[in-house]
A computed fold for a 97-nucleotide RNA from a Phycisphaeraceae bacterium, annotated as Bacterial small signal recognition particle RNA. Its Rfam family is "Bacterial small signal recognition particle RNA". It is annotated as a non-coding RNA gene. The RNAcentral record of the sequence draws on ENA. RNAcentral records the identical sequence in 2 taxa. Lineage of the source: Bacteria > Pseudomonadati > Phycisphaerae > Phycisphaerales > Phycisphaeraceae. A source record names the gene ffs. Model confidence (mean pLDDT): 81 of 100.

RNA sequence: GACCGGGGCCGGUGGACGGAUGGCUCGCGAACCUGGUCAGGGCUUGACCGCAGCAGCCAUAAGCGUCGUCGUCCGGGCCUUCGGUUACCUGGUCGUC
Numbered sequence: 001g002a003c004c005g006g007g008g009c010c011g012g013u014g015g016a017c018g019g020a021u022g023g024c025u026c027g028c029g030a031a032c033c034u035g036g037u038c039a040g041g042g043c044u045u046g047a048c049c050g051c052a053g054c055a056g057c058c059a060u061a062a063g064c065g066u067c068g069u070c071g072u073c074c075g076g077g078c079c080u081u082c083g084g085u086u087a088c089c090u091g092g093u094c095g096u097c
Stems, first nucleotide, its partner, number of pairs: 001094007008085005014079002017075008026065003034059004042051002
C1' cells in the first nucleotide's frame, strides 16, 4: 500500500414500546329552543272523532367517557435486517521499503 474480517459512527427497512391524534365499537347524555309515543290537563264537537301538547318513557344530537380495535404522526430510546464510511479503531493475508 492492496484485499478481507470485526468494532465504532452514519443512513435505510421492518417490528415492539411510549406519547399525541382521528375513525369504529360500547356506555352516558337535551326542563324548553331534537324526534317518537304522549298519562294528566287544555282546545274543538250536540256527541264520537280529532288538534296542539307538558311531565314520564324510548331513541338520539352536540359533547363526555371505559376496555378493545384500525389508521396517521412523533421518538439524537430498544430489537431485527440491509447498506455506507479507511479523513475512526483493530485483527489477518499478500506485496514493498